Annotation: A computed fold for a 74-nucleotide RNA from a Myxococcota bacterium, annotated as transfer RNA. Its mean pLDDT, the model's own confidence on a scale to 100, is 80. Its Rfam family is "tRNA". The family's RNA type in Rfam is transfer RNA.
RNA sequence: GAAAACGUAGCUCAGCACGGUAGAGCACUCGAUUCGAGAUCGGGAUGUCGCGGGUUCAACUCCCGUCGUUUUCA
Numbered sequence: 001g002a003a004a005a006c007g008u009a010g011c012u013c014a015g016c017a018c019g020g021u022a023g024a025g026c027a028c029u030c031g032a033u034u035c036g037a038g039a040u041c042g043g044g045a046u047g048u049c050g051c052g053g054g055u056u057c058a059a060c061u062c063c064c065g066u067c068g069u070u071u072u073c074a
């Protein structure tokens, strides 16, 4: 220098082929239970979907650019 994959909640990830309310587990928090804690059960909060732009009534999803990580090639 060229190509590919990945980037979504505090962490690990799903959702994207076919655009239509952003989700799961763990963690956190509140309550029940307990003498207390753990475990268990019930409730709750949590996101500029890496960033910028375009298309569209509507974009995590499609298009363009760009940044980062990993891999391959030179």
Stems, first nucleotide, its partner, number of pairs: 001073007010026004020057001028044005050066005